Context: one part of a larger RNA
Parts: sequence; C1' cells; structure tokens
RNA sequence: AUCGUGGAAAGACGAAAAGACCCCGUGCAGCUUUACUAUAGCUUGGCAUUGAGUCGAGAUCUGUUUUGUGUAGGAUAGGUGGGAGACUUUGAAGUUUCGGCGCCAGCCGGGAUGGAGUCAUCCUUGAAAUACCACCCUGAACAUAUUUUGCCUCUAACCAUCAUCCAUUAUCUGGAUGUGGGACAUUGCUUGGUGGGUAGUUUAACUGGGGCGGUUGCCUCCUAAAUUGUAGCGGAGGCGCGCAAUGGUUCUCUAGCAUCGGAUGGAAAUCGAUGUGAUAGUGUAUUCGCUAAAGAGAGCUUGACUGCAAGACCUACAAGUCGAGCAGGUGCGAAAGCAGGUGAAAGUGAUCCGGUAUCUCAACGUGGGUUGGAUAUCGCUCAACGGAUAAAAGUUACGCCGGGGAUAACAGGCUUAUAGCUUCCAAGAGUUCAUAUCGACGAAGCUGUUUGGCACCUCGAUGUCGGCUCGUCGCAUCCUGGGGGUGGAGAAGCUCCCAAGGGUAUGGCUGUUCGCCAUUUAAAGCGGUACGCGAGCUGGGUUCAGAACGUCGUGAGACAGUUCGGCCUUUAUCUUCCACGAU
Repeated sequence: AUCGUGGAAAGACGAAAAGACCCCGUGCAGCUUUACUAUAGCUUGGCAUUGAGUCGAGAUCUGUUUUGUGUAGGAUAGGUGGGAGACUUUGAAGUUUCGGCGCCAGCCGGGAUGGAGUCAUCCUUGAAAUACCACCCUGAACAUAUUUUGCCUCUAACCAUCAUCCAUUAUCUGGAUGUGGGACAUUGCUUGGUGGGUAGUUUAACUGGGGCGGUUGCCUCCUAAAUUGUAGCGGAGGCGCGCAAUGGUUCUCUAGCAUCGGAUGGAAAUCGAUGUGAUAGUGUAUUCGCUAAAGAGAGCUUGACUGCAAGACCUACAAGUCGAGCAGGUGCGAAAGCAGGUGAAAGUGAUCCGGUAUCUCAACGUGGGUUGGAUAUCGCUCAACGGAUAAAAGUUACGCCGGGGAUAACAGGCUUAUAGCUUCCAAGAGUUCAUAUCGACGAAGCUGUUUGGCACCUCGAUGUCGGCUCGUCGCAUCCUGGGGGUGGAGAAGCUCCCAAGGGUAUGGCUGUUCGCCAUUUAAAGCGGUACGCGAGCUGGGUUCAGAACGUCGUGAGACAGUUCGGCCUUUAUCUUCCACGAU
C1' cells in the first nucleotide's frame, strides 16, 4: 500500500415523508357572530274549509214621521211650484197630566176632561203662509233590506291522542252510538315580523416576509443624470372648491421697502422729499409667469354664447389638452379690434340602470295610451377614486390541498450600524508633573464572539435551547514561565511586552446558557468549531392535538402570559477512524 473480518458513527447539506412553521392562491373545509343574502321553525293579518240565531254598535238604500229662530214683523218664515179654501160630533178652542225637541220664546205627539169652533186671504218682508197638496235640501227618530263588527247562544261541517259496541284474535284503522268541544281550532294559499336553528358566500392590494401602523384618485416642486420620460413605505406641500363678479370690454394708473421731515399719531394709519427698483400684488398650495400688465381703480355690460372646425400636443386603449378660421346672433370700443369664463398648471368618476324637460323620431294597425330612441340635464367619499355585486365580517393550535427558498423563523454567506478589542491626539485628574495609573472632546483601525441589516444556497425538509459524552483549534493569557516601567523600601500589587507546553472545581436554586449563593483552588480564562457534537444519548425548555387560570374578544377563539400532560425511526453502500488477519 491492497484485500478481508469485526467494530465506531464525523461527512456523503446521508435515508424516510412534493415542510405540518412562514408566505402566496381572487384554492378547500370546520366553526363563530349585532358580516351579507336566503331559509326550516315560530308568529301576525286576509281569503278558503265555514253554517244558524238573538242582542248591541256602525255604514248604505228605500219608506214613514219629523226638524229648520239674522233684522223687520202678531211670530222658531228651510227652498220651489200649485192653490182659495182647509180641518172638525170618526170630537174644535180651552183646562189638566205625561213624553220628546229647544236658541228657554215656544214647537210636536199621547192620555183625561170639555162640547163647537180653529186656521188662511189683510199689516210688515228680498221671499207669504205648516190653511191644504206635491217635489227636494240639512239634521233626527223609527221600520224593512243589505253589509261590517262585538258579546252571547246553537248544531250540522270539523276536532277528540274520551267511553261503549261491531269488523276482530287486535292499545292500529274504519263504522255505529253517546259524550265533550265547535264554526273556534286544524289545514291550504297569500302577507308582515322574527329567525346562525340551517345553508350559500364574502371578508382588497401595496408592503425590504406577513401582521399591526401607513397608503390607494388629482395638482405643484425636488430626487431626474441641461429635450421628453423615469422608481422607492425617498424629501416637501396642496385639492375634492370659490366667484353673477373675483367674468367681458373700454379708459386710466403703478407697487413695496429704507432714510429724513411733519399736530393729536405711538414700531406701524394719513402727508411730503430723497434713495432703491418688483423685494409688492395675483381668490385658494407650489412652480413658472406678469409693469401703458396677467397687478390697482372706474364706466358700460353678459362671449361663463348656439352650430361647427383646418391642424396639432399627449397617448397601449379609453381618456385628456390647445386651436386659427366659418355661419348665426350679442357685449364693449370712435375705430383697429377684443370676448366660446377666471395669469397657467388641481377642484374629479367610465359603463349599466333610473328620473326630468324638449323633439316634424320609432315600434305596438297606430283613438286615449304604453315602451323605446335622440338632444339637454340630474342621481355614485362607486375616495380600494379604469369603478368585480343593488347587497358581505371574523376564526382555525382540529385543519386540508396546490405551490414558493420568488418570502420569514434555525444555521451558513455578504455587511459591520451596534458590539468587542487595538492604536493616535492629549484637555484634565494624579500635592507639583499629560503619558506610574486614569483619561474627556475627538480621530484611525482590527475582529467577525453580540443585537441587527440584506434575503444569496436550502421550504420534492440543512432537526431547534440546555445538559451528558468525546474532542480539536485561536490567543485578545485565568494559573504556572521569562521580562520592561512603577506614584516598585520589602511583601502584596498596578500596567505593558514575550509566551498556547501543561493545567484550568465541587455542591445549592433554576429547563436554563447566564447568574446568585456556599466551600475549595496555583487558577476556577475568553472565544471558534452548523450559538462543535440528537443516522452518539437525553428531552427539562420551546413549538401540535387534551385541560385550566389571568387578560382580551359578543363569539368562534387568541396571548415572546402562566400551569398539568404529551411517540426522538433508520440492519452503514462510499469516505473517515479503531482492532485483528492475509498478501
């Protein structure tokens, strides 16, 4: 060195299981609820099944009897027409009694008595006699009919999960009889309510992982790299309007500040001079503009027009923007001309659906009408602002599927803010004296042990804290060794330099690493090794399913809060290592 046998498990990001954590999917499922929409069930009303009667109340029709007061006037005159007589021994006036109405004056009716008269035509009035007759109006009473409703009653529908008898052997069912209830209940159709009991669904995206927070459309500036354009959870601000004048036009004008002077008058009001020159002003943010104006004032006004539009800008589309000029009619101006809102750039919302007004429009064989179209206009914080629906929240540790190292947690990598270590400068402390020792304000590095940042390998799996076992390496050295300085008398120290050969604790508490405590020791070092080591062990912690407490939540449930419980597979092919044997 090769081979064989036996053994150990450090590596083959070993094997096993298309990761259960995390994210994504306009995936699925379970569960919850004051998410949305339905719905079983429960319940309200109506109609039917469903009939009869008395009484009470209401409505309507018809009939009878009544009712009716402005003033003037014999007096309680409803309206109109006819009309000269009407009523009365079939009992008039009067008296008395009862009842009704009432504007308290009287009117109407019944009974008793009475025994022959009472009223009209006249005078007042807009209208003349309830003397008499007819029709009608207002209110009332009564009757009939229809109908509504309430209480009560009935029996014949209907009910009995009451009794007896029969079919019949029968706790079913049917029939008969009785009894009880009874037009209720039951049932059907329809209607309002309630309704996680049940069902179907929804519950956004961006995001230096996701969640929480923030944001989502439009305008202005910077980033933007001198055309345009250009991202970021980059840096700053605004908008979701206002104005009938703050629009149009014609004419006229020029701010603001500083200094000086000047009564009340002051830092600042109004006045004058000088200087400066847009610093002023512009409805509203910012940028760009603007001086016989785009700023300020006054006069007259409605172009804040109708019908169009050559041609351009911008641009995936859809949108958006500018626009000379033509026709009509208009305002201002002497005129030339200017005017289709506002110095410009924000002040906004597609389509569908529906409303309103108008139209010489269309369909329906066309009346009346209904529906649609066109023109104008209205209704969306559809603000997640190119708007999925008219209409929508949660939870899952009981979870499932498809995917992702496009994206988090472990480890590695890059970085090194933070951390640790070193050096420089030296204000100062050190009685004096920066540098024995300590060292502010600062500066420059190194390491890759902390906390982070990034998201580069791994999600068709790289097992995660601590302990045990077994190591190995670095030196920024804890001990032991050698030196320099000392604010080193000695001893004990402090500090720096060299040095990694060897060494570097046992117990108590805690799952702990760490830490605290006790007792030792020469010393009880700091780190790397996938925070070394689970195909070597453990499994106390963390991190499934059960359960409980506190807190949060209406709830399902949740909590780097707590508590009890809770499966650790793998026969070694290769590399590596150990032992033995052979060549």
Source information: The part of an RNA shown here (large-subunit ribosomal RNA, domain V) has 583 nucleotides and comes from a Candidatus Altimarinota bacterium. Rfam family: Bacterial large subunit ribosomal RNA. Gene Ontology terms of the family: ribosome and structural constituent of ribosome. Its mean pLDDT, the model's own confidence on a scale to 100, is 84. The full RNA is in RNAcentral, with records from ENA. The source organism's lineage runs through Bacteria, Bacteria candidate phyla and Candidatus Altimarinota.